[in-house]
A computed fold for a 540-nucleotide part of an RNA from Fusobacterium naviforme, annotated as large-subunit ribosomal RNA, domain I. Its Rfam family is "Bacterial large subunit ribosomal RNA". Lineage of the source: Bacteria > Fusobacteriota > Fusobacteriales > Fusobacteriaceae > Fusobacterium.
Context: one part of a larger RNA
RNA sequence: CGUAGGGUGGAUGCCUUGGCACUAAGAGCCGAAGAAGGACGUGACAAGCUGCGAAAAGCUGCGGGUAGGAGCAAAUAUCCAAUGAUCCGCAGAUAUCCGAAUGGGGAAACCUGCUGCAGAAGAGCUGCAGCGACUGUACAUGAAUCCAUAGUGUGCAGCCGGGAACCCGCUGAACUGAAACAUCUAAGUAGGCGGAGGAAGAGAAAACAACAGUGAUUCCGUAAGUAGCGGCGAGCGAAAGCGGAGGAGCCCAAACCAUGGUGCGUGCACCAUGGGGUAAGGACUGCAAAAAGAGAGUAUUCCGUUAUCAGAAAGGACCUGGAAAGUCCUGCCGAAGAGGGUGAGAGCCCCGUAAGAGAAAAUGGGAUAUAAUCCGGCAGAAUCCGGAGUACCACGAGACACGUGAAACCUUGUGGGAAGGCGGGGGGACCACCCCCCAAGGCUAAAUACUACUUAGUGACCGAUAGCGCAUAGUACUGUGAAGGAAAGGUGAAAAGGACCCCGGGAGGGGAGUGAAAGAGAACCUGAAACCCUAUGUUU
Numbered sequence: 001c002g003u004a005g006g007g008u009g010g011a012u013g014c015c016u017u018g019g020c021a022c023u024a025a026g027a028g029c030c031g032a033a034g035a036a037g038g039a040c041g042u043g044a045c046a047a048g049c050u051g052c053g054a055a056a057a058g059c060u061g062c063g064g065g066u067a068g069g070a071g072c073a074a075a076u077a078u079c080c081a082a083u084g085a086u087c088c089g090c091a092g093a094u095a096u097c098c099g100a101a102u103g104g105g106g107a108a109a110c111c112u113g114c115u116g117c118a119g120a121a122g123a124g125c126u127g128c129a130g131c132g133a134c135u136g137u138a139c140a141u142g143a144a145u146c147c148a149u150a151g152u153g154u155g156c157a158g159c160c161g162g163g164a165a166c167c168c169g170c171u172g173a174a175c176u177g178a179a180a181c182a183u184c185u186a187a188g189u190a191g192g193c194g195g196a197g198g199a200a201g202a203g204a205a206a207a208c209a210a211c212a213g214u215g216a217u218u219c220c221g222u223a224a225g226u227a228g229c230g231g232c233g234a235g236c237g238a239a240a241g242c243g244g245a246g247g248a249g250c251c252c253a254a255a256c257c258a259u260g261g262u263g264c265g266u267g268c269a270c271c272a273u274g275g276g277g278u279a280a281g282g283a284c285u286g287c288a289a290a291a292a293g294a295g296a297g298u299a300u301u302c303c304g305u306u307a308u309c310a311g312a313a314a315g316g317a318c319c320u321g322g323a324a325a326g327u328c329c330u331g332c333c334g335a336a337g338a339g340g341g342u343g344a345g346a347g348c349c350c351c352g353u354a355a356g357a358g359a360a361a362a363u364g365g366g367a368u369a370u371a372a373u374c375c376g377g378c379a380g381a382a383u384c385c386g387g388a389g390u391a392c393c394a395c396g397a398g399a400c401a402c403g404u405g406a407a408a409c410c411u412u413g414u415g416g417g418a419a420g421g422c423g424g425g426g427g428g429a430c431c432a433c434c435c436c437c438c439a440a441g442g443c444u445a446a447a448u449a450c451u452a453c454u455u456a457g458u459g460a461c462c463g464a465u466a467g468c469g470c471a472u473a474g475u476a477c478u479g480u481g482a483a484g485g486a487a488a489g490g491u492g493a494a495a496a497g498g499a500c501c502c503c504g505g506g507a508g509g510g511g512a513g514u515g516a517a518a519g520a521g522a523a524c525c526u527g528a529a530a531c532c533c534u535a536u537g538u539u540u
Base pairs, nucleotide, nucleotide: 001537002536003535004534005533006532007531013525014490015489018462019461020459021458022457023456024455025454026453027451028450029162030161037098038097039096040053041052042051044076048072049071059092060091061090062089063088064087068080069079070078103112104111105110113131114130115129116128117127118126119125132160134158135157136156137155138154139153140152141151166197167195168194169193170192171191177184181231207214208213218245219244220243221242222241228236229235249443250442251441252387256275257274258273259272260271261270262269263268264267281385282384283383284380285379286378287377293374294373297370298369299368300367301366302365303364304363305362306361308357309356314330315329316328317327319326331348332347333337339351340350341349392416393415394414395413396412397411398410402428423438424437425436426435427434477484478483497524500511501510502509503508
């Protein structure tokens, strides 16, 4: 080195309990009535997981359901169950300690109070209940200080903390790109903080447009990589309009009226409550005064959801085999020939599937009825009202696709500071004409975003070095800590998991037995290579 046989090793093939991505529908908040998340307990024996909470793998009621049951999880013991257990659904009870943690403290799961009540008494012990801050509101009380106020106390209500992403606001980088770098970019991104909801935000024109018109907001497509912005570099990048989704509009302040009150300077001002009223404006004066509509809640009813029920049809063989679902022969059902299981490959064996049925209780949605309540017109034109440290201006910034630019519009830190509908804002400096609109108060569904969660399903997605980090584990382990973070699947159809004998201290092995197979023996399917050994041949 070749050949042969073994060992070791765990690749490959096959498998899938687990993942990944998505679709449709649902659900979209939980919490002082103590959450999320934990600690400690809890079983006949009990280390872990799961469940539960000193009433502790559970208690009660109602409904479903049927023969076994006491979880994963075998065995033993002891029990439960047709007087219906176990199990499933709905509702309730219990629910230690920590945790916002809330009587006070604290090194979380511990320590320690006060008040009241109970245990026949008791200052001791045990048990039960209450005792946090802040905000709002009502009432009481009440300093310096006379009235008062601050403060204090009590009742009621709210709030605190958590949550995957989505949303709004405040704050806010750098790497990077510009082939260096400073304006610029990255980017108002990441990060930090606050807040809300099932969505949030925006929203009923001081809008757009262009001499024609539109008529709140939001989202999608297009306009368009256009107009523009830009060390005119890198790059950034609209809007109107058009086409769609959806569609919904309202309430205050004021004028004026009524009632009540306060102040003093005694006829004025202000305040509170009610009416009135809200942009084709209104008040006011006159004339008409109804109908229609919206609508919390309640009742009835319908359809869902949360258990379930029922569900067609095949046999044979002296075929093969360990095993029939395969093969052969002869049938059947089908609104069911989706899928899974069963000793190989089953429409007719099992679970299901199609088409149907079903709720005592809880809950979602729709419809109908009723209903507190809300909402309503025409004309006139004299007077009155129509949101002020606001509009606007200057300076400095920010935000607008727009980097100071000819830079409007929007926001505002500093200063100045109007008008009053014969008024005011806008139409991209500014002026005129023309046109559009009415700021300085507020609310508003849908179309839109997201998926921690539930149900059903799908895949030219993975198949154990893949797929989530995890076929489960945030475990083992590492780190003072923040944090980091694995590996690890497969006997067999069924344990039938090898009684008994022999060698051996055992491990292990040889027989015997099981099995289709043990060259499937638990270091268990298949069992590649590297590597090791034995035998043999050849070469040096």